This is a predicted structure of a 72-nucleotide RNA (transfer RNA) from a Parcubacteria group bacterium. Lineage of the source: Bacteria > Bacteria candidate phyla.
RNA sequence: UCCGAGGUAGCUCAGUGGUAGAGCAGUUGACUGUUAAUCAAUUGGUCGUGGGUUCGAGUCCCUCCCUCGGAG
Numbered sequence: 001u002c003c004g005a006g007g008u009a010g011c012u013c014a015g016u017g018g019u020a021g022a023g024c025a026g027u028u029g030a031c032u033g034u035u036a037a038u039c040a041a042u043u044g045g046u047c048g049u050g051g052g053u054u055c056g057a058g059u060c061c062c063u064c065c066c067u068c069g070g071a072g
Stems, first nucleotide, its partner, number of pairs: 001071007010024004018055001026042005048064001050062003
């Protein structure tokens, strides 16, 4: 330099152009000798950056940044 994969909650990851989700973690409550476990409720998101297309973009297009793999 070129090719490919990826970047979404604190972590691991889903997400057909039409309300951003799950598990774990956190918080509160229930349970009880206490803790743990269990159960219930609940908080938390500039969806990597900047543009574009569209009535509408996490999703499509362009640019750049970062991570991983490959080629030279």